[in-house]
This is a predicted structure of a 72-nucleotide RNA (transfer RNA) from a Planctomycetota bacterium.
The RNAcentral record of the sequence draws on ENA.
It matches the Rfam family "tRNA". By type it is a transfer RNA. Rfam describes the family as follows. Transfer RNA (tRNA) molecules are approximately 80 nucleotides in length.
The prediction has a mean pLDDT of 81.
RNA sequence: GGUCCCGUGGUCCAACGGCCACGACGCCUGGCCUACACCCAGGAAACGAUGGUUCAACUCCAUCCGGGACCA
Numbered sequence: 001g002g003u004c005c006c007g008u009g010g011u012c013c014a015a016c017g018g019c020c021a022c023g024a025c026g027c028c029u030g031g032c033c034u035a036c037a038c039c040c041a042g043g044a045a046a047c048g049a050u051g052g053u054u055c056a057a058c059u060c061c062a063u064c065c066g067g068g069a070c071c072a
Stems, first nucleotide, its partner, number of pairs: 001071007010025003018055001027043005048064005
């Protein structure tokens, strides 16, 4: 330098172009308990950036940023 893949809460991860963006672990609050843990109920927390297409974009397109694989 070329080709391809990936980027979503603190971590891991899901989401045909049509939600209030899924779930697990973790965290917080309350309940339970003599207490802690377990368990139960509830809560906060995320789409890498910009632009484009579209009635509508996490999803499609372009560029950029970051990570990875292969080739040279």